[in-house]
RNA sequence: CCAAGGGGAGCCUCGACAAGGGGCUGAGAGACCGCUGGCGAAAGCAGCGCGGUGACCCUUCGAACCUGAUCCGGAUAAUGCCGGCGAAGGGAUGG
Numbered sequence: 001c002c003a004a005g006g007g008g009a010g011c012c013u014c015g016a017c018a019a020g021g022g023g024c025u026g027a028g029a030g031a032c033c034g035c036u037g038g039c040g041a042a043a044g045c046a047g048c049g050c051g052g053u054g055a056c057c058c059u060u061c062g063a064a065c066c067u068g069a070u071c072c073g074g075a076u077a078a079u080g081c082c083g084g085c086g087a088a089g090g091g092a093u094g095g
Stems, first nucleotide, its partner, number of pairs: 001095003004059004010024005031053005037048001038045002065090003071084004
């Protein structure tokens, strides 16, 4: 580099608990589409769920991410925000 695969989407705030905005950390905090599922009397709505696409990160030299965890300490307006736990257990590869 090519192909394939894995993964997350938190906290606060304005507004009316809506639509739609704003702030914090971060690579990313959810952009788009579909649905005999969901909600609704209907129009219709929607990250409630499922599937797909996109962005981003990661793929065993693996701290991407999950578990422990409704954990512990510190900081903050608040939060995995920082540190500890911890190279602990799990975790997705071929050319």